[in-house]
Molecule: Bacterial RNase P class A
Organism: soil metagenome
RNA sequence: GAGUCGGCCGGGCAGUCGCUGCUGAAGCUUCGCUUCGGUGGAGGAAAGUCCGGGCUCCGGCGGAUCGGGUGCCAGGUAACACCUGGGGGGCGCGAGCCCACGGAAAGUGCAACAGAGAGCAGACCGCCCAAGUCCCUGACGGGACCGGCAAGGGUGAAACGGUGCGGUAAGAGCGCACCGCGUCGGUGGCAACACUCGACGGCACGGCAAACCCCACCUGGAGCAAGGCCAAAUAGGGAAGCCGCACCGGCCGCAAGGCGCGUGCAGCGCGGAUCCGCGCGCGCUUCCGGGUAGGCCGCUAGAGGUCCACGGCGACGGGGAUCCCAGAGGAAUGAUUGCCCUCGACAGAACCCGGCUUACAGGCCGACUCUC
Numbered sequence: 001g002a003g004u005c006g007g008c009c010g011g012g013c014a015g016u017c018g019c020u021g022c023u024g025a026a027g028c029u030u031c032g033c034u035u036c037g038g039u040g041g042a043g044g045a046a047a048g049u050c051c052g053g054g055c056u057c058c059g060g061c062g063g064a065u066c067g068g069g070u071g072c073c074a075g076g077u078a079a080c081a082c083c084u085g086g087g088g089g090g091c092g093c094g095a096g097c098c099c100a101c102g103g104a105a106a107g108u109g110c111a112a113c114a115g116a117g118a119g120c121a122g123a124c125c126g127c128c129c130a131a132g133u134c135c136c137u138g139a140c141g142g143g144a145c146c147g148g149c150a151a152g153g154g155u156g157a158a159a160c161g162g163u164g165c166g167g168u169a170a171g172a173g174c175g176c177a178c179c180g181c182g183u184c185g186g187u188g189g190c191a192a193c194a195c196u197c198g199a200c201g202g203c204a205c206g207g208c209a210a211a212c213c214c215c216a217c218c219u220g221g222a223g224c225a226a227g228g229c230c231a232a233a234u235a236g237g238g239a240a241g242c243c244g245c246a247c248c249g250g251c252c253g254c255a256a257g258g259c260g261c262g263u264g265c266a267g268c269g270c271g272g273a274u275c276c277g278c279g280c281g282c283g284c285u286u287c288c289g290g291g292u293a294g295g296c297c298g299c300u301a302g303a304g305g306u307c308c309a310c311g312g313c314g315a316c317g318g319g320g321a322u323c324c325c326a327g328a329g330g331a332a333u334g335a336u337u338g339c340c341c342u343c344g345a346c347a348g349a350a351c352c353c354g355g356c357u358u359a360c361a362g363g364c365c366g367a368c369u370c371u372c
Base pairs, nucleotide, nucleotide: 001370002369003368004367005366006365007364008363009362011340012339013338014337015336016335017334019041020040021039022038023037024036025035026034027033028032043346047357048356050355051354052353053352054351055223056222057221058220067219068218069217070216071215072086073085074084075083076082087101088099089098090097091096102214103213107212108211109208110207124153125152126149127148128147132145133144134143135142136141161179162178163177164176165175166174180203181201182200183199184198185197186195187194188193227297228296229295230294237288238287239286240285241284242283244265245264246263247262249261250259251258252257267280268279269278270277271276304323305322306321307320308319310317311316341344
């Protein structure tokens, strides 16, 4: 100088005035409100709502099918698609980074364009005339036919192992050596897998499963507007009781109250002539139960934070000490003043937690690599 990985911070200090949760005291008209004091008051992502769990309600329990998800191995965890360690493959000189990384010798299917041929294939260019037949020649030899060949060229993302020697008419795992591959065994490893190990096999098994499928494992649904408690007015439901109401005067009674003689208005049905009796209900009174408005709980002490030492390579685990750190509900976390600096990005909790992903001005720390 160039780079890789990991961790951390995310303007600071002070004053004044507000908002909001909790709490102490005082006052009041003691549901509660007001005043004064103390104390807490957004994030590393509070975001996207993509995974996983807690919690709540529903389904009587268990199993299976369908569907969905995950997919190298081992471990961690409440759980995961997360994390840690390892294996394999790819990239990089390197530190390091990336990978849905089970199965294609169970079946089905797909492969554009180009190309002769896209699966146990294929003679387009090309190579060869050794055997066979025919023709030419005196002969050597040449030519044609029938044919042989996957070595070379060409197409393609992909063309049925690679290099070399032998072999052959030319060729070819046709033979051999080495490399690669496969099967079995051995050794190491918990395993994935590895091996400078042994034997066998000339090679059989091309690619795609984020195509169907097969295999292994996991998997009930809905979500805090979950859910629970208290509970008006109005309307409606049920039960019991009453059957006229209003008004003036009158009567009885010490009073509360009762009677219903008068007037006015008034539902229905039945029985007999206004009057009277019984029943019904649109009526009246009381009570019950459900729901709504409204209020309260759920609501934040938790798989919690910090520090210490221990076990473990690590993720993490168990232990000790210590701390309490937003909890609103039209929704608070703001406004303003002064000083300073490197002049400040992305962005605002709404039941909680663990992750992943995405956004982010600038700065700090540590470890490591390469080059000079």